Annotation: A computed fold for a 382-nucleotide RNA from a Micropepsaceae bacterium, annotated as Bacterial RNase P class A. RNAcentral holds the sequence, with entries from ENA. Taxonomically the source falls in Micropepsaceae (Bacteria, Pseudomonadati, Pseudomonadota, Micropepsales). Rfam family: Bacterial RNase P class A. Gene Ontology terms of the family: dimeric ribonuclease P complex, tRNA processing and ribonuclease P activity. Rfam describes the family as follows. Ribonuclease P (RNase P) is a ubiquitous endoribonuclease, found in archaea, bacteria and eukarya as well as chloroplasts and mitochondria. Its mean pLDDT, the model's own confidence on a scale to 100, is 75.

[in-house]
RNA sequence: UCAGAUGGCCGGAUGGCCGCUGGCCGUCUUAAGCUCUAAGCAAAGGCGGCUGGAGGAAAGUCCGGGCUCCACGGGAACACGGUGCCGGAUAAUGUCCGGCGGGGGUGACCCCAGGGAAAGCGCCACAGAAAACAAACCGCCGGCGGCCUUUGGCCAAGGGUAAGGGUGAAAAGGUGCGGUAAGAGCGCACCGCGGGAUCGGCAACGAAACCGGCACGGCAAGCCCCACCGGGAGCAAGACCAAAUAGGGACGGCGCAUAGCGUGUUUCCGCGCUGUCGUCCGGGUCGGUCGCGCGAGGCGUUUCGUAAGAAGCGUCCCAGAGGAAUGGCCAUCCCUUCCCUUCGGGGGAGGACAGAACCCGGCUUACAGGCCAUCUGACGCU
Numbered sequence: 001u002c003a004g005a006u007g008g009c010c011g012g013a014u015g016g017c018c019g020c021u022g023g024c025c026g027u028c029u030u031a032a033g034c035u036c037u038a039a040g041c042a043a044a045g046g047c048g049g050c051u052g053g054a055g056g057a058a059a060g061u062c063c064g065g066g067c068u069c070c071a072c073g074g075g076a077a078c079a080c081g082g083u084g085c086c087g088g089a090u091a092a093u094g095u096c097c098g099g100c101g102g103g104g105g106u107g108a109c110c111c112c113a114g115g116g117a118a119a120g121c122g123c124c125a126c127a128g129a130a131a132a133c134a135a136a137c138c139g140c141c142g143g144c145g146g147c148c149u150u151u152g153g154c155c156a157a158g159g160g161u162a163a164g165g166g167u168g169a170a171a172a173g174g175u176g177c178g179g180u181a182a183g184a185g186c187g188c189a190c191c192g193c194g195g196g197a198u199c200g201g202c203a204a205c206g207a208a209a210c211c212g213g214c215a216c217g218g219c220a221a222g223c224c225c226c227a228c229c230g231g232g233a234g235c236a237a238g239a240c241c242a243a244a245u246a247g248g249g250a251c252g253g254c255g256c257a258u259a260g261c262g263u264g265u266u267u268c269c270g271c272g273c274u275g276u277c278g279u280c281c282g283g284g285u286c287g288g289u290c291g292c293g294c295g296a297g298g299c300g301u302u303u304c305g306u307a308a309g310a311a312g313c314g315u316c317c318c319a320g321a322g323g324a325a326u327g328g329c330c331a332u333c334c335c336u337u338c339c340c341u342u343c344g345g346g347g348g349a350g351g352a353c354a355g356a357a358c359c360c361g362g363c364u365u366a367c368a369g370g371c372c373a374u375c376u377g378a379c380g381c382u
Stems, first nucleotide, its partner, number of pairs: 001378010012333007020053011033041003055353001059364002062362005067234004080230005085099005100114001101112004115225002120223002122219003137165002139161003145155004173191006192214001193212003198207003238290004248281007259274006297316008334351007
């Protein structure tokens, strides 16, 4: 210098003018409000001042919690759903950290739904002779027998053979030497695999030696088995205040009828209700208040820990709207790009993804442009 890897950070800057919204202070009004001796107090509105006002993802709503209400005597089993190497972190997690194993890369480093296939069932398409109690299509060996141009060649019954070819995602250990008619763990060496013990490690797992000639193909992202976890719904949760109108209840007044209904077996007759007015009570609706931001909080630092993180100390207070504020214009600068140029410069356009709605920890997805640190490979120079 070029090409990369990993981790972290920023997400236009400054000033002026005009607005929107939360909080605090002052002042005025409502006001003959409330408590009242003075004087003070709460709320709403106007005006003035000071001050706070989107994000790294506020997003998707995919996980995990807090909080709230509902359900529930405790435990276990079953069903359903989820998770799935080991150890740790955490309020918790399917997240994170550190390891192990497997795979990829020259390397820094990256990726993995990574429990069990000797509990059982099921499946293994196409191709292929054969897909799981293995299998002879071509080939190889040997050859009963036959033919011919007879020290040879050709055909070939019944056999042996898993070395070689071919099919397939996968063909029943691999390589080499020996061995054999040709072959074959048939024998041997190394590698792989299996076994029980030993050593190291908390563990996953690893190591070398011994024994075994090889048995046990793959799929659990098909059912299943094993271990662990899991009540339900969500701030439109939920709590409080509470109008008009309509309707409900209690009490009282008026009316008591020509009607209807109920009741005393029926009629007469009686009683009650259906009516109306007043007072009070309770529920719901409109509306309002709370929940609502001091929190698993931010920043700095020390100690412990490889780390995720934990503990201590110091310091700061940092949006809370609710049809929903967080904006607009101007100037200068920064970045990108286009045009003109007398190379001094001038002019134009643009500035990513996207926007809180109870809160927090993660994951995932989107993102113009830029910065920092550590590391790797190649080339060059000293």